[in-house]
Context: one part of a larger RNA
Molecule: small-subunit ribosomal RNA, 3' major domain
Organism: uncultured bacterium
């Protein structure tokens, strides 16, 4: 100069404290440990590995293990030959690829030949989800949106350095003011970006509907005023006004606005730290395999189950189940798709075929809720796993090993021990729609609206992080 202290001193942060709701106790989902198997492929290992890679393993994928099969090869070039096709179509044969056998049938042309194609060996090669993230590139992940990290040139020190960056106030900030042997700059902050709130103004179908006419319906005539869409603007600057403050930054209350002191939310991640991660995205340096550690098929396996563990859905019920009839989102998706109305099925679904490459059709029922009935505190009309049965869908195929439906069963659960987690406002907690993946297969991820709280007295104390200063068996 760091680093580190059960040293100070000041200051943040859902870090504690004050609150709501949660995990740890059932049951199932789903990740990993472990154990087991012919294989249950391989990475992630505190925080920052464990619903993670994985935005979706029945074949495929797939990398794993068994049996079969191939050696210039599934796939690139270039070099010899030698044909004229390839591609489709039938048949034998196999558990499947492989394999046999038959048929169709190329262009141009100076006839030398080119051009595509396929076929045989040979060689050069191909290939490798083989290994090493401690040989790396790019990409991430933490600290952490924390205010740090530097530099030039002077000035001080024999020197490592040191001052600027400390100090006195303020900030959400190395934000700013003022002092100062410093005086200036740079990456970080902050504003620029994109959403969201409020107006104004352009346009007016696919959207609205105030007033006319008019209907069963904004369905039509008509109008763009409203909402609403998506282009421009405006608008928030401590800009006014009090008081404190050191006449300063700035701080506390006003006013006047939709909004106010960074309005709210997002994108952005500074020198660096962890030999953090990842050679299995992908690129690559050496090593290693080349009739195999390459390529292929078929079948299993990634799903197994004394048991531990994290992440979650459902529950224990009355602020509750369950029945009848009501009403009110926003964002998306959509052509090898969305699929309406009707008609069949209690039901999954099935017919049917309108419309719609969409502000036009369609998915589409929003659901918590509010009315009115029912239940009357029970393991029940709570729960809803297991089991049996009978059907439905997707797909060559649902046995290993999918979803979903009806009927029947109807387990364990009566608020959960040390312990712990998450959250400060349209949040927490509920409540329900949709995307991506995707033939099909969410309790998951990632979006969106509905309803909508409680508490913060305060830093003494646990975590964690910054500046100053201080001791030091560390570097």
């Nucleotide at each position: 100069u760091g680093a580190c202290g059960g040293g100070g001193a000041c200051c943040c942060g859902c870090a504690c404290a004050a609150g709501c709701g949660g995990u740890g106790g059932a049951g199932c989902a789903u990740g990993u440990g472990g154990u087991u198997u012919a294989a249950u492929u391989c990475g992630a290992a505190g925080c920052a590995a464990c619903g993670c890679g994985a935005a979706g393993a029945a074949c495929c994928u797939u990398a794993c293990c068994a049996a079969g099969u191939c050696u210039u090869g599934a796939c690139a070039u270039c070099a010899u030959u030698c044909u004229g096709a390839c591609c489709g179509g039938c048949g034998c044969g196999u558990a499947a690829c492989g394999g046999c056998g038959c048929u169709u049938u190329c262009u141009c042309u100076u006839c030398g030949g080119a051009g595509c194609a396929g076929g045989a060996g040979u060689g050069a090669c191909a290939g490798g989800u083989g290994g090493u993230g401690c040989a790396u590139g790019g990409u991430u992940g933490u600290c952490g949106u924390c205010a740090g990290c530097u530099c030039g040139u002077g000035u001080c020190g024999u020197g490592a350095g040191a001052u600027g960056u400390u100090g006195g106030g303020u900030u959400a900030a190395g934000u700013c003011c003022c002092g100062c042997a410093a005086c200036g700059a740079g990456c970080g902050c902050a504003a620029c970006c994109c959403u969201u709130a409020u107006c104004c103004u352009u346009a007016g179908u696919a959207g609205c509907c105030a007033g006319c006419a008019g209907u069963a319906a904004g369905a039509u005539g008509g109008g763009c005023a409203c909402u609403c869409u998506a282009g421009g603007g405006a608008g928030a600057c401590u800009g006014c006004c009090a008081g404190g403050g050191a006449u300063a930054a700035c701080c506390u209350g006003g006013a006047g606005g939709a909004a106010g002191g960074u309005g709210g939310g997002g994108a952005u991640g500074a020198c660096g730290u962890c030999a953090a991660a990842u050679c299995a995205u992908c690129a690559u340096g050496c090593c290693c395999c080349u009739u195999a550690u390459g390529a292929u098929u078929u079948g299993g396996g990634c799903u197994a189950c004394a048991c531990a563990c994290g992440u979650g859905c459902u529950a224990c019920a009355a602020u509750g189940g369950c029945g009848u009839a009501a009403a009110c989102a926003a964002a998306g998706g959509g052509a090898a798709g969305c699929g309406a109305a009707g008609c069949c099925g209690c039901g999954a679904g099935g017919u049917g075929a309108a419309g719609c490459a969409a502000a036009u059709c369609c998915c589409a029922a929003a659901a918590a809720u509010a009315a009115c009935g029912u239940c009357c505190c029970a393991g029940u009309u709570c729960g809803g796993a297991u089991u049996g049965u009978a059907g439905g869908c997707u797909g060559c195929a649902a046995c290993u090993c999918g979803c979903c439906u009806g009927c029947a069963u109807g387990a364990a659960g009566c608020u959960g021990g040390a312990a712990u987690c998450g959250c400060u406002a349209g949040u927490a907690a509920u409540c329900g729609c949709g995307a991506a993946u995707c033939a099909g297969a969410a309790u998951g991820u990632c979006g969106c609206g509905g309803u909508g709280a409680a508490u913060a007295c305060g830093u003494u104390c646990c975590c964690g992080g910054g500046u100053c200063u201080u001791g030091u068996a560390c570097a």